Predicted 3D model of a 91-nucleotide RNA (c-di-GMP-I riboswitch aptamer) from a Clostridia bacterium. It was read from a public genome assembly, where an Rfam model found it. Rfam family: c-di-GMP-I riboswitch aptamer. Rfam describes the family as follows. GEMM was predicted in a large-scale screen for bacterial structured RNA regulatory elements.

């Protein structure tokens, strides 16, 4: 220095839930709180999952209105994968 995450040490993050707040929603965010995490640090390019108020398009129903479904916007990095980058040093 690289790989690795078996060990030590120093630490770090924070699921569910509750409260406030933003949003139509998914979800985000602040505080509390810890299920867990060797990257549970950052990035939404690939895949997966998810939301769909409003607007556009397609389909179904309906005399009309209404309603339902699909797609696109959005979200998720604590789903997978990829890129960048950090601490430690027993085997």
């Nucleotide at each position: 220095c690289u790989a690795c995450g078996c060990u030590c040490a120093a630490g770090g993050c924070a699921a569910a839930c509750c409260u406030g707040u933003c949003g139509a929603a998914a979800g985000g965010u602040a505080g509390g709180g810890a299920c867990g995490c060797a990257g549970a640090g950052c990035c939404a390019c690939g895949g997966g999952u998810u939301u769909u108020c409003g607007a556009g398009c397609c389909c179904c129903u309906u005399u009309u209105u209404c309603g339902g479904g699909g797609u696109a916007u959005g979200a998720u990095c604590g789903c997978c994968a990829g890129g960048c980058u950090g601490c430690u040093g027993c085997a």